[in-house]
Molecule: SAM riboswitch aptamer (S box leader)
Organism: Flavobacteriales bacterium
RNA sequence: UACUUAUCAAGAAAGACGGAGGGAAUAGGCCCGUAGAAGUCUUGGCAACCCGGGAAGGCCGGGUGCCAAAUCCUACCCUACUUAGGGGACAGAUGAGCA
Repeated sequence: UACUUAUCAAGAAAGACGGAGGGAAUAGGCCCGUAGAAGUCUUGGCAACCCGGGAAGGCCGGGUGCCAAAUCCUACCCUACUUAGGGGACAGAUGAGCA
């Protein structure tokens, strides 16, 4: 990196450095941000998946992941419709497997 597969409305932040952006990409919307964004580091936390332990758990240890908002919402299809709404796909993220 490609492929296969499962999940994605739950859950979980403080400090230091930093200094204007950020919410994957494009567009629109909406939102977060100088009462400090991204990023880095430290500490802490969560518990979906995998491994191990255990008779078992709303359990324990580890790997990975994650810690604003549904994957923030929409875009394509179906359905409903005055508007709102519902379902699915694509794309994406993460785990596991595989080449």